A computed fold for a 534-nucleotide part of an RNA from an uncultured rumen bacterium, annotated as small-subunit ribosomal RNA, 5' domain.
The RNAcentral record of the full RNA draws on ENA and SILVA.
The prediction has a mean pLDDT of 83.

Context: one part of a larger RNA
């Protein structure tokens, strides 16, 4: 000098673009944060509409034939069939829409957070798999043939305060089981050929044997199975690299290796029986302390030294410890058991929870934000599609918390006004600085217009950015130092007091070092201070 996730003091106009619990991996109130397909599936509901059924009552309207009056072709009146309108009364099926508790599929293994543990093949970096796995996606090939038996949901019955069940019955499916088929493929056997130090491996033809599907459809498609090949992801092993301590010197029995098994996607003491007595260590094991690692990041000429927030990759963890299910994939943050410790609800039998997702509270701290908006953009599940769903994300809100810009006026202007301060009482500084005069309009305000981000239609930011136009010098400066190092000097108070201080020193009566004032410097919406790194 330079830096930072910073904090504190005193000040504080605008704007972009960062960034923001470093401390308790403390404890959580509310609300969001993982759904989705009715083009798999019966089931219930609504609305609409068409057939099919069941046909009766009232009221108006109109009025054949006949009847009755007479002015013989018109009037009354009773009054059949017709239509309309109302209320009953029958009431079973079809079509199209649409809703959605259960079955079923796909996703909840991604994305989003933490850094506790871990000193480890954990990370980085370089290799290896003749020991492996791979949903969706892409392509190749061969198929998608024909049965069956249930059970949610309903319905009944019941237990319990609630969670949440118990029994009886019915019914479906891309749910579930069989059974055919087997191009390809796995598993044994024995040949041929090539390669490997080698246990073995590839490829070829052969014989035996083993396993499979699911249909929907709006007819355009959409799927189911097998087996091959790619692509993406994963697992796995190895070499080299990773802090401190010897006031840790020996450490270890499944420990080291063989054999033979089990076990897994897959090697392997990973597991287990046998057998041997091995391994590892001053090139630092054990042990015992800190700690996520790295790309980065600060610093510095550079070698180094320090750090590992924010963005990006691995890992690890999801109250605490154990554990398995599922399923391509998890020992699974918003899934399922078990205990443990809290915390809540009970009718005292028994039940529910898990913010180290996004806000947001308490708590602890010097200290770290809204219980916002919106799915318009990007991504991402799920659907054929419409769309849904998304506290990733996009964005707005708070903090000068950290970079950059910018603005708080420009010109003129000497009676060198007034006031201040100081004075040798002449003057001198503050000063061309005010004022006054003359302009200008960036920010801020105040009208009018008004994007782009969006591919045809959708914009959460947002009436936002940016553009113009009229307005007033208005609304916008403060911190911190003036002994020396170190740029900046005087006067008054104090009187080793009261205080400064980074070092070295000031302060006991003329303190350029204290305190306060003028006036100087210095950095500026920031100035100093304190912590840490180089």
């Nucleotide at each position: 000098g330079g830096a930072u996730g910073a904090a504190c003091g005193c000040u504080g106009g605008c704007g972009g673009c960062g960034u923001g619990c470093u401390u308790a991996a403390c404890a959580c109130a509310u609300g969001c944060a993982a759904g989705u397909c009715g083009a798999a599936c019966g089931g219930a509901c609504u609305u609409g509409u068409c057939c099919a059924a069941u046909u009766g009552g009232a009221a108006g309207c109109a009025g054949a034939a006949g009847a009755u009056g007479c002015u013989u072709g018109c009037a009354u009146a009773c009054g059949a069939a017709g239509c309309u309108u109302c209320c009953g009364c029958c009431c079973g099926g079809g079509c199209a829409a649409g809703u959605u508790a259960g079955u079923g599929g796909c996703g909840g293994a991604c994305g989003g957070g933490u850094g506790a543990g871990u000193a480890a093949c954990g990370c980085g970096u370089g290799g290896a798999g003749a020991a492996c796995c791979u949903g969706c996606c892409u392509u190749u090939a061969u198929c998608u043939g024909g049965g069956g038996g249930a059970u949610a949901a309903c319905a009944g019955u019941u237990a319990g305060a609630a969670a949440u069940g118990a029994c009886u019955g019915c019914u479906a499916a891309u749910a579930c089981c069989g059974c055919a088929u087997a191009a390809g493929c796995g598993c044994a056997c024995a040949c041929u050929g090539g390669g490997g130090c080698a246990u073995c491996c590839c490829a070829g033809a052969g014989u035996g044997u083993g396993a499979a599907a699911a249909a929907c459809u709006c007819c355009g498609g959409u799927g189911g199975a097998u087996a091959g090949a790619g692509a993406u992801g994963g697992c796995u092993c190895c070499g080299c690299g990773u802090c401190a301590g010897a006031u840790u010197a020996g450490c270890c029995a499944g420990u080291u290796g063989g054999c033979g098994g089990g076990g897994u996607a897959a090697c392997g003491g990973c597991c287990c029986a046998c057998c041997a007595a091995a391994g590892c260590g001053a090139c630092g094991a054990u042990c015992u302390g800190u700690a996520g690692c790295c790309g980065g990041c600060c610093u510095g000429a550079g070698a180094g030294g320090g750090c590992g927030a924010c963005c990006g990759g691995c890992c690890a963890c999801a109250u605490u410890g154990g554990g398995a299910c599922u399923g391509a994939g998890a020992c699974a943050c918003g899934g399922c058991c078990c205990a443990a410790a809290c915390u809540c609800c009970u009718a005292c039998g028994g039940g529910a929870g898990g913010c180290a997702g996004c806000a947001g509270u308490g708590g602890g701290g010097a200290a770290u934000a809204u219980u916002g908006c919106a799915c318009a953009a990007u991504g991402g599940g799920g659907g054929a599609a419409a769309c849904c769903c998304u506290g990733a994300u996009g964005c707005a809100g708070c903090g000068a918390c950290g970079c950059c810009g910018c603005g708080u006026g420009a010109g003129u202007g000497a009676u060198g006004a007034a006031g201040u301060a100081u004075u040798u009482c002449g003057g001198u500084a503050u000063g061309u600085a005010a004022a006054g005069c003359u302009c200008u309009a960036u920010c801020a305000g105040c009208a009018g217009g008004g994007a782009a981000g969006a591919a045809a239609a959708u914009g959460a930011c947002g009436g936002u950015a940016c553009c113009u136009g009229a307005c007033u010098a208005a609304g916008a400066a403060g911190c911190c130092c003036c002994g020396g190092c170190u740029a900046a000097c005087u006067a008054c108070g104090u009187g080793c007091c009261a205080g400064c201080a980074g070092c070295c020193g000031c302060g006991g009566u003329a303190a350029u070092a204290c305190g306060u004032a003028g006036g100087g410097g210095g950095c500026a919406a920031g100035c100093g201070u304190u912590a840490u790194c180089c």